[in-house]
Predicted 3D model of a 73-nucleotide RNA (transfer RNA) from a Thermoplasmata archaeon. Taxonomically the source falls in Thermoplasmata (Archaea, Methanobacteriati, Thermoplasmatota). The RNAcentral record of the sequence draws on ENA. The prediction has a mean pLDDT of 81. It matches the Rfam family "tRNA". By type it is a transfer RNA.

RNA sequence: GGGCCUGUAGUCUAGUGGUUAUGACGUCACCUUUACAAGGUGAAGGUCGUCGGUUCGAGUCCGACCAGGCCCA
Numbered sequence: 001g002g003g004c005c006u007g008u009a010g011u012c013u014a015g016u017g018g019u020u021a022u023g024a025c026g027u028c029a030c031c032u033u034u035a036c037a038a039g040g041u042g043a044a045g046g047u048c049g050u051c052g053g054u055u056c057g058a059g060u061c062c063g064a065c066c067a068g069g070c071c072c073a
Base pairs, nucleotide, nucleotide: 001072002071003070004069005068006067007066010025011024012023018056027043028042029041030040031039049065050064051063052062053061
C1' cells in the first nucleotide's frame, strides 16, 4: 500500500427497515438471615464507533472516516 471481518450499557450478547433496543453477569435499594452467602422483588445505567446519504421510517441498507483483528505485498 491492497483485500476481508468486527464495532450495541461497566463486561458479554439478541435484534426480518416499523411498539418504549433484548437477555445474562456486574452495580444500587428493599425483603429474607443473629450475620454472611445463596435466593426473591425492584431500580439505575445505551445518543447502537463518528459524519453524511437512501427511505414515510435506519441499530439494520449505502458511502467516507476512526478504532481493533486477520490475510496478502